[in-house]
RNA sequence: UUCUUAUCGAGAGCGACUGAGGGACUGGCCCUGUGACGUCGCGGCAACCAGCCUUCCGGCAAGGUGCCAAUUCCAGCGGGACCGUACGCGGUUUCGGGAGAUAAGGA
Numbered sequence: 001u002u003c004u005u006a007u008c009g010a011g012a013g014c015g016a017c018u019g020a021g022g023g024a025c026u027g028g029c030c031c032u033g034u035g036a037c038g039u040c041g042c043g044g045c046a047a048c049c050a051g052c053c054u055u056c057c058g059g060c061a062a063g064g065u066g067c068c069a070a071u072u073c074c075a076g077c078g079g080g081a082c083c084g085u086a087c088g089c090g091g092u093u094u095c096g097g098g099a100g101a102u103a104a105g106g107a
Base pairs, nucleotide, nucleotide: 001107002106003105004104005103006102007101008100013042014041015040016039017038021031022030023029025076026075027074028073043068044067045066048064049063051060052059053058072099077096078095079094080093081092082091083090084089
């Protein structure tokens, strides 16, 4: 880098340094000099892997990862239902898909 599988409406922030951007992409909408992003320190959340127990349902537990604004912030492609319509379409909701993130395994 790529493939497969699982999960993504829960959860968890302070300080120091720095100084203008950030929320993957596009559109929207947000966050941000009352200090973003990043780095470091400390703290915390969480059971995917590994570990232990097990009545095989699950439990314990933070070692390896991961995470700590907003549902993955919302939408993006297609279908259904309902509502509106100037019949072009628009709105609400739902199902599936795509993209992305994380984990585990493979190439």